[in-house]
Context: one part of a larger RNA
RNA sequence: GGACGAACGCUGGCGGCGUGCUUAACACAUGCAAGUCGAACGAGCAUUGGGAGCUUGCUCCUAAUGUUAGUGGCGGACGGGUGAGUAACGCGUGAGCAAUCUGCCUUCAACAGGGGAAUACCUCAGAGAAAUCUGAGCUAAUACCGCAUAAUAUCCUUUAGGGGCAUCCCUUUAGGAUCAAAGAUUUUAUCGGUUGAAGAUGAGCUCGCGUCCCAUUAGAUAGUUGGUGAGGUAACGGCCCACCAAGUCGACGAUGGGUAGCCGACCUGAGAGGGUGAUCGGCCACAUUGGAACUGAGAAACGGUCCAGACUCCUACGGGAGGCAGCAGUGGGGAAUAUUGGGCAAUGGAGGCAACUCUGACCCAGCAACGCCGCGUGAAUGAUGAAGGUCUUCGGAUUGUAAAGUUCUGUGAUGGGGGACGAAGAAAGUGACGGUACCCCAAUAGCAAGCCACGGCUAACUACGUGCCAGCAGCCGCGGUAAUACGUAGGUGGCAAGCGUUGUCC
Numbered sequence: 001g002g003a004c005g006a007a008c009g010c011u012g013g014c015g016g017c018g019u020g021c022u023u024a025a026c027a028c029a030u031g032c033a034a035g036u037c038g039a040a041c042g043a044g045c046a047u048u049g050g051g052a053g054c055u056u057g058c059u060c061c062u063a064a065u066g067u068u069a070g071u072g073g074c075g076g077a078c079g080g081g082u083g084a085g086u087a088a089c090g091c092g093u094g095a096g097c098a099a100u101c102u103g104c105c106u107u108c109a110a111c112a113g114g115g116g117a118a119u120a121c122c123u124c125a126g127a128g129a130a131a132u133c134u135g136a137g138c139u140a141a142u143a144c145c146g147c148a149u150a151a152u153a154u155c156c157u158u159u160a161g162g163g164g165c166a167u168c169c170c171u172u173u174a175g176g177a178u179c180a181a182a183g184a185u186u187u188u189a190u191c192g193g194u195u196g197a198a199g200a201u202g203a204g205c206u207c208g209c210g211u212c213c214c215a216u217u218a219g220a221u222a223g224u225u226g227g228u229g230a231g232g233u234a235a236c237g238g239c240c241c242a243c244c245a246a247g248u249c250g251a252c253g254a255u256g257g258g259u260a261g262c263c264g265a266c267c268u269g270a271g272a273g274g275g276u277g278a279u280c281g282g283c284c285a286c287a288u289u290g291g292a293a294c295u296g297a298g299a300a301a302c303g304g305u306c307c308a309g310a311c312u313c314c315u316a317c318g319g320g321a322g323g324c325a326g327c328a329g330u331g332g333g334g335a336a337u338a339u340u341g342g343g344c345a346a347u348g349g350a351g352g353c354a355a356c357u358c359u360g361a362c363c364c365a366g367c368a369a370c371g372c373c374g375c376g377u378g379a380a381u382g383a384u385g386a387a388g389g390u391c392u393u394c395g396g397a398u399u400g401u402a403a404a405g406u407u408c409u410g411u412g413a414u415g416g417g418g419g420a421c422g423a424a425g426a427a428a429g430u431g432a433c434g435g436u437a438c439c440c441c442a443a444u445a446g447c448a449a450g451c452c453a454c455g456g457c458u459a460a461c462u463a464c465g466u467g468c469c470a471g472c473a474g475c476c477g478c479g480g481u482a483a484u485a486c487g488u489a490g491g492u493g494g495c496a497a498g499c500g501u502u503g504u505c506c
Base pairs, nucleotide, nucleotide: 001506002505003504004503006502007501008500009499010498013375014374015373016372017371018370019368020367021333026331027330028329030328031327032326035074036073037072040071041070043068044067045066046065047064048063049062050061051060052059053058081286082285083284090211091210092209093208094207095206096205097204100203101202105199106198107197108196109195110194111193113147115145116144122137123136124135125134126133127132153178154177155176156175157174160171161170162169163168183191184190185189212258213257214256219249220248221247224246225245226244227243228242229241231239261283262282263281264280265276266275267274268273288309289308290307291306292305311322312321313320314319339365341364342363343362347361348359349358350357351356378408379407380406381405388399389398390397391396412447414442415441416440417439418438422433450495451494452493453492454491455476456475457474461490462489463488464487465486471478472477
């Protein structure tokens, strides 16, 4: 000198764009943050229409519309948060899988025949303070289960050919075994269903290289290293198990300890390098602590389940409920970090044929000079060099064209008028922001400047007070009676809605 997610002191006009718990991965009141589909299903309720009975305002039947607790489907594995753990194939980079899976989506091929048994909701009965649960009975489905059919699916046997990268891979002949399906509706066009092949996307696994400090950490290791066999997995593998062998790693730093999420990037620097890993993007890990599996295409699942621990709450003491490192917000910690706001209008996501519903993702607004950028606080003229202040050798000098005065201008702020883009499409309708931005008009210089420094480094000096005191100070050093170094005043210098100080990095 530059930089900052900064803080502190003094000061503070406006706008645009960004940024905002770095500390306690501390504890959390309250509200919201993941639902959706009635075009899968039975049923209930409400409204309206029609019909029947008829006690004339009730009951029953039927149709339409709306709505919903339950069964069912898809989604709750995305999106959002945090960085505790992790020195690791975690990340980065480059390869590999002849060792793998992949819902929704795209393309192609084929198919969808015929049956069955349940169950929730509901009704009845019961237990409980509650959370909730038990028994009996009834019923539907795109829920569940057989049968049929079926292959280039899977498995066994088999014929022929080709290829490679060790195991092997691909194509092909014949035979056998096993396995599918679901319907709905605006009713003839959609949306679905099943099997197979391929793609796309996503994921899993393996390997080369790179990835902080300590040797005042030198030996570490028994599922340890390898083999055979069996199990398990989508898949390779001591992943797990039985048996066998005795290996494996290590001064090219094993093991142990400390610290730490990694990267694209960001800061600095001429570069090499050094430092950092906020915001934004990619990957990883975690969701009160520890463990476990279920469901599923995908989870060992933040707003799912179970168990254990700590904590908080309810309780009729028998037993239950909870998890903000989602968005706001509260307490606490701290030098320190915001609103319990508006909207789904846009972009994107989930469900749905759609209309649409949901979406604290997101888009906006609010707060904060926290940062960057821009603008303003007036411009021109004006000498009797006014008054006042300060200094003075008492002559004057300086503040100083500065002010006043004169002539103008109207950014911002104020008042009035108009008023968007963002909105897609053939048209109509659809804007939270917002009557915002922007444009026009009006009036008034009227409402808007501070902070630090002035001994040298380092731009900028005098007076008074103080008297090694009070104090200053980044270094050198000032202060003990003429202090340009302390304090105040005038003046000057620097930067400016900021200016200084502190901290950290280069």